[in-house]
Order: sequence, then C1' cells, then structure tokens
RNA sequence: UAGAGAAAAAGGCAAACCUAUCGAAAGGUAGAGACGCAAAACCAUCGGUCUAAGUUCCUUAUGGAAUAUGGCGGCAGGGUUACCUGA
Repeated sequence: UAGAGAAAAAGGCAAACCUAUCGAAAGGUAGAGACGCAAAACCAUCGGUCUAAGUUCCUUAUGGAAUAUGGCGGCAGGGUUACCUGA
C1' cells in the first nucleotide's frame, strides 16, 4: 500500500415502539429507547421503492387514474473518507 474480519480492546452509530414538532402525505428533526451494524460514516447521476400537495384526464356534487418538482441509503450496485486487529 492492497486485500481481509478470527479473537480482542478503545470508542462509535441506533431499528421498532413512545413523546414533541415540521409536512398534504410519504417522511424528516429532537428526546427517549436498543433490533441490529466494521463503514448502519459522507454523496445521490443511475436502478429500486414510498407518497400524490399541485397538475392533467375521466366521472360528477364526489370518486377514480396518471404524474415528483416531495421522500427512503438500516434497498442492490457505484463514488469518497475512516478506528482497531494482523489470526
């Protein structure tokens, strides 16, 4: 330097549920909490996926369909950086 994660140590992150708050929703943020995580750190052009305010169309007093310009990275792949160990 590259690759790897058997055992260990130091430290780290934090699913669900709950509370508050923002949001049309999906979901976000904070607190609390640990199911898990060796990149569960950062990024989001592409794939996947969630929602449908607005818009368009249909139907009419309402309902339906399509749509991301809104989200999700703890979804596959990708890019960048990093702790420990050295079986």
c-di-GMP-I riboswitch aptamer from Candidatus Magnetomorum, 87 nucleotides, folded computationally. The model forms 90% of the base pairs in the Rfam consensus. RNAcentral holds the sequence, with entries from Rfam and Ribocentre. The source organism's lineage runs through Bacteria, Pseudomonadati, Thermodesulfobacteriota, Desulfobacteria and Candidatus Magnetomoraceae. RNAcentral records the identical sequence in 2 taxa.